[in-house]
RNA sequence: GGGGUAUUAGCUCAUUUGGUAGAGCGUUAGGUUCGCAAUCUAAAGGUGACCGGUUCGAGCCCGGUAUACUCCA
Numbered sequence: 001g002g003g004g005u006a007u008u009a010g011c012u013c014a015u016u017u018g019g020u021a022g023a024g025c026g027u028u029a030g031g032u033u034c035g036c037a038a039u040c041u042a043a044a045g046g047u048g049a050c051c052g053g054u055u056c057g058a059g060c061c062c063g064g065u066a067u068a069c070u071c072c073a
Base pairs, nucleotide, nucleotide: 001072002071003070004069005068006067007066010025011024012023013022019056027043028042029041030040031039032038049065050064051063052062053061
């Protein structure tokens, strides 16, 4: 220098052919308990790495940038 993959909630990851973004763990509140643990219920938490483009509509398609890993030279 060139190619490939990844980037989504605090953490680990889904969401696969474009149509209002979810789970587990964690956090908070409440119930059961004398209390803790444990368990059950509910809630909060996301400009989907960043900047543009296409589209009525983009996490998803296109271009660029950044970071990490990897292959080639």
Molecule: transfer RNA
Organism: Bacteroidales bacterium